[in-house]
RNA sequence: CCGUGCUAGGCGGGGCGUUAGCGGUGCCCUGCACCUGCAAUCCGCUACAGCAGGGCGGAAUUCCCAACCGAGACGGGCGCGUGCCCGGCCUCUGGGUCGACACGGGGCGUUGACGGUCGGGUCCUAUGCAAUGAGGCGCUGUGAACCUGGUCAGGUCCGGAAGGAAGCAGCCAUAAGCGGUCAGCCUCAUGUGCCGUAGGGUCACCUGACCCGAGCCACCGACCGAACCAUGUCGUGUAUGCGUCUGGCGACGAAGGGUGCACGG
Numbered sequence: 001c002c003g004u005g006c007u008a009g010g011c012g013g014g015g016c017g018u019u020a021g022c023g024g025u026g027c028c029c030u031g032c033a034c035c036u037g038c039a040a041u042c043c044g045c046u047a048c049a050g051c052a053g054g055g056c057g058g059a060a061u062u063c064c065c066a067a068c069c070g071a072g073a074c075g076g077g078c079g080c081g082u083g084c085c086c087g088g089c090c091u092c093u094g095g096g097u098c099g100a101c102a103c104g105g106g107g108c109g110u111u112g113a114c115g116g117u118c119g120g121g122u123c124c125u126a127u128g129c130a131a132u133g134a135g136g137c138g139c140u141g142u143g144a145a146c147c148u149g150g151u152c153a154g155g156u157c158c159g160g161a162a163g164g165a166a167g168c169a170g171c172c173a174u175a176a177g178c179g180g181u182c183a184g185c186c187u188c189a190u191g192u193g194c195c196g197u198a199g200g201g202u203c204a205c206c207u208g209a210c211c212c213g214a215g216c217c218a219c220c221g222a223c224c225g226a227a228c229c230a231u232g233u234c235g236u237g238u239a240u241g242c243g244u245c246u247g248g249c250g251a252c253g254a255a256g257g258g259u260g261c262a263c264g265g
Stems, first nucleotide, its partner, number of pairs: 001265006010056002012030005020046005034054005063258003068253001072249001074247011086235004093230003097226003103221003106217003115211008123200006129193002131190007138181005148173004156165003
């Protein structure tokens, strides 16, 4: 150096999470690396390794070791942005409100603005009239077996008779009562009235007459001011994204070192 048979190691690793801690199941990264069963209110452990069973390949382009590189996730600090909660503030922005002004638009005004004088109305009191309603009077209908009136057939009673008396039914009338009516009269009332009279009151509004002679209103916009508010702004907190710095890990990769036993040639 070559061949044969073995053995150790190998047949993936890592981050987060979980856990007293570790391995696995879970999520993710790397990149391709045997199989079956089990595992989250979980499974197995206290170990060069998940537990149980099976398989491949095998000392090499293998496997192991320390340092390097560094995908990737995780933690922390800072900065910026965004959402939300709570609280503060009104410098800015915005909102509606109020005040002020009369700059622009608009409207009214020489067919006379503002202002002034006089009067009227809206208001109050009393009252009249009317309307409406209620009641009464009036008018009218009905209305009594007997206990209302008149007239009282028949019948009854008194009387010798003439005559007289009471009186039912009927008819007529009427009382209380029950209705009707309204043209009339009276009383009372009123969420009534383009009504009248008298008195009062006001300058708020409307209006008439007269005087004067050019302004007036504040509807919209602008400007100014005030308080309030948030979508504005500030702060704490919280969640999240991006950037940057940093920490502990760290796959893949590259390079270095190590890598057994037996037999035969």

Predicted 3D model of a 265-nucleotide RNA (Bacterial large signal recognition particle RNA) from a Phycisphaerae bacterium. Taxonomically the source falls in Phycisphaerae (Bacteria, Pseudomonadati, Planctomycetota). Rfam family: Bacterial large signal recognition particle RNA. Rfam links the family to the GO terms SRP-dependent cotranslational protein targeting to membrane, signal sequence recognition and signal recognition particle, plasma membrane targeting. It is recorded under the gene name ffs. The coordinates come from a structure-prediction model, not an experiment, and the mean pLDDT is 78.